[in-house]
Context: one part of a larger RNA
RNA sequence: UGACGGGGGCCCGCACAAGCGGUGGAGCAUGUGGUUCAAUUCGAUGCAAAUCGACGAACCAUACCAAGGCCUGACAUGCUGUGAAUCCUCCCGAAAGAGAGGAGUGCCUUCAGGAACGCGGACACAGGUGGUGCAUGGCUGUCGUCAGCUCGUGCCGUAAGGUGUUGGGUUAAGUUCCGCAACGAGUGCAACCGUCGUGUUUAGUUGCCAGCAUUUAGUUUGGAACCUUGAACAGACUGCCGGUGACAAGCCGAAGGAAGGUUAGGAUGAUGUCAAGUCAUCAUGCCCCUUACGCCCUGGGUGACACAUGUGCUACAAUGACCAGGACAAAGGGUCACGACCCUGUGAGGGCAAGCUAACCUCAAAAACCCAGCCUUAGUUCGGAUUGCAUGUUGCAACUCACCUGCAUGAAGCAAGAAUCACUAGUAAUCGCUGGUCAGCCAUACGGCGGUGAAUCCGUUCCCGGGCCUUGUACA
Numbered sequence: 001u002g003a004c005g006g007g008g009g010c011c012c013g014c015a016c017a018a019g020c021g022g023u024g025g026a027g028c029a030u031g032u033g034g035u036u037c038a039a040u041u042c043g044a045u046g047c048a049a050a051u052c053g054a055c056g057a058a059c060c061a062u063a064c065c066a067a068g069g070c071c072u073g074a075c076a077u078g079c080u081g082u083g084a085a086u087c088c089u090c091c092c093g094a095a096a097g098a099g100a101g102g103a104g105u106g107c108c109u110u111c112a113g114g115a116a117c118g119c120g121g122a123c124a125c126a127g128g129u130g131g132u133g134c135a136u137g138g139c140u141g142u143c144g145u146c147a148g149c150u151c152g153u154g155c156c157g158u159a160a161g162g163u164g165u166u167g168g169g170u171u172a173a174g175u176u177c178c179g180c181a182a183c184g185a186g187u188g189c190a191a192c193c194g195u196c197g198u199g200u201u202u203a204g205u206u207g208c209c210a211g212c213a214u215u216u217a218g219u220u221u222g223g224a225a226c227c228u229u230g231a232a233c234a235g236a237c238u239g240c241c242g243g244u245g246a247c248a249a250g251c252c253g254a255a256g257g258a259a260g261g262u263u264a265g266g267a268u269g270a271u272g273u274c275a276a277g278u279c280a281u282c283a284u285g286c287c288c289c290u291u292a293c294g295c296c297c298u299g300g301g302u303g304a305c306a307c308a309u310g311u312g313c314u315a316c317a318a319u320g321a322c323c324a325g326g327a328c329a330a331a332g333g334g335u336c337a338c339g340a341c342c343c344u345g346u347g348a349g350g351g352c353a354a355g356c357u358a359a360c361c362u363c364a365a366a367a368a369c370c371c372a373g374c375c376u377u378a379g380u381u382c383g384g385a386u387u388g389c390a391u392g393u394u395g396c397a398a399c400u401c402a403c404c405u406g407c408a409u410g411a412a413g414c415a416a417g418a419a420u421c422a423c424u425a426g427u428a429a430u431c432g433c434u435g436g437u438c439a440g441c442c443a444u445a446c447g448g449c450g451g452u453g454a455a456u457c458c459g460u461u462c463c464c465g466g467g468c469c470u471u472g473u474a475c476a
Base pairs, nucleotide, nucleotide: 001476002475003473004472005471007470008469009468010467011466012465013464015460016459019423021421022420023419026314027313028312029311030310031309032308033307034305035304042053043052064300065299066298068296069295070294073125077124078123079121080120081119082118083117086103087102088101089100090099092097107114108113127289128288130287131286132285136283137282138278139277140276141274143272148187149186150185151184152183153182154163155162156161167178168177169176193266195264198234199233201232202231204229212222213221237260241253242252243251244250303442320375322373325370326369332363333362334361338355342351343350344349382413387408388407389406390405392403393402429452430451431450432449433448434447435446
């Protein structure tokens, strides 16, 4: 100087407390461990691994296994020979691949040849998702969006170092004021960026719509104000008033205002820590393989299943299930696409087919909700697992191993032990909608969007994590 203390002081955080809903019990989905296997490819392992890499494993992907094959190689550059390229047919084969027959000649040209492409040959080489993340770059997680981390000059100390950065207030903040052997500065904080909330300002299509016409089934059509809306600009700064404070920084209250003290929520992550993670995104040193640890292909596996565990979904019901009718969003996507209307099927779907490269057409039905009816506390009209049969869709292909529909079947589960998690407001809870990936989908996941919409916060004694000062130490 740090680190540590079941030392002290001050302070903060959904850290506790106060609430609310979960997990842990059940069934299923999914990830992991373990076991098994020819293979169940590999990585990630307290917080900070475990719906994680994977924003989508039937083939492919694919790295794993079995079988069948290739050796200048699937791919690159160089040398050389030959043929332009390319297309069609037959045969062996599971395919890869091997063999045979036929068609066909182009572009540039100094007529030597050349460009691009195919096939063959010899060698340099290619190739490796092989090893080492404890050789590395780059990227990332984490403490932590915590308020810290440092430097120049000066001063103090023999020196390591200290001071500044400590002290008194204050703040979300090393934020800021005052004081001070310090005076300044950098990086973090804040601000700058975009989203939301207001507008009598400016401008208008495909958006909106009161009157006036026109059709009236309908903003359909002509037209044209407001409003909604899509974009520029304005607006909030403790600016004003009162109190308090040290006449400061600030704090408390009031006004005006759409919004008030960081308006709300994003992006933004200092110096460093963990030899944290990644050689399987990529790049790369060294080591290793080179008729194989490289490459092609068929089939299988990554989907196994006494079990353990994480994350979720659905429930156990009456604040409910079922059934008929009625109402209200936002944000997205769409041409190898979205697909209306109509016909058809109990339905998933099928047929025909308009429109739309989209503020125009379409996915599209929002659902909780409201209002009638029925069920009457029961393993039930709760719950839907599991299983049987019959269909549908995508795709070359649905057995291993897809999703959906109809009929039948109707398991566990009657609120979950010890323990443990999220959340402070348009939040929790609850309800649907949508997107990416994508032929299809194992999505109950992940990212976004809106609808309905709470309770509680006395307080900091205690648990956990952190910041500053101080103290002890046989630790570094």
This is a predicted structure of a 476-nucleotide part of an RNA (small-subunit ribosomal RNA, 3' major domain) from Pinus tabuliformis. The organism belongs to Pinus subgen. Pinus, within Eukaryota. The full RNA is in RNAcentral, with records from SILVA.